This is a predicted structure of a 160-nucleotide RNA (FMN riboswitch aptamer (RFN element)) from Nitratidesulfovibrio vulgaris. The coordinates come from a structure-prediction model, not an experiment, and the mean pLDDT is 78. Its Rfam family is "FMN riboswitch aptamer (RFN element)". Its family is annotated with FMN binding in the Gene Ontology. The organism belongs to Nitratidesulfovibrio, within Bacteria.
RNA sequence: CCGAAUCCUCAGGGCGGGGUGAAAGUCCCCACCGGCGGUAUUCCCGCGCGGCUUGCCGCGCCGGAGAGCCCGCGAGCGCCCGUUCCGUCGUGGAACGGGGUCAGCAGACCCGGUGAGAUGCCGGGGCCGACGGUAACAGUCCGGAUGAAAGAGGACGCGG
Numbered sequence: 001c002c003g004a005a006u007c008c009u010c011a012g013g014g015c016g017g018g019g020u021g022a023a024a025g026u027c028c029c030c031a032c033c034g035g036c037g038g039u040a041u042u043c044c045c046g047c048g049c050g051g052c053u054u055g056c057c058g059c060g061c062c063g064g065a066g067a068g069c070c071c072g073c074g075a076g077c078g079c080c081c082g083u084u085c086c087g088u089c090g091u092g093g094a095a096c097g098g099g100g101u102c103a104g105c106a107g108a109c110c111c112g113g114u115g116a117g118a119u120g121c122c123g124g125g126g127c128c129g130a131c132g133g134u135a136a137c138a139g140u141c142c143g144g145a146u147g148a149a150a151g152a153g154g155a156c157g158c159g160g
Base pairs, nucleotide, nucleotide: 001160002159003158006155007154008153009152010151016030017029018028019027031140032139033129034128035073036072037071038070042065043064044063046061047060048059049058050057051056052055068127069126076105077104078102079099080098081097082096083095084094085093086092109125110124111123112122113121131143132142133141
């Protein structure tokens, strides 16, 4: 340094102002938010080499950061399976648990600039956001959730 195993820890943000109304953090106007891995024309630390106007520039290497809407993943619902209960002539229904094969709900970006190269940088204008609840329709409130989890970090020995 690599590999497989065991264990531990961590792992989501946001309604502020106004309007209407009996009632809205749910509607309307303005506002606010952006999980994880990958990708990288940007930035930062360090090292090396070169240049010179001597503290800057250029190149290379190691490491770090960098996309809500590019690729993929996760949670939720659906779906499938199981258990229990309810119901029917029959098809069924509910609760709880499990699966993560399916990818249905299920997601959303363009224009201009720079450049060898950009859906990622700069400028501008757009767009998207599970389920259940609610005195009224919810990305932002309440709930499942003191849950689960993409993954991140670490411990411990073992093997190469």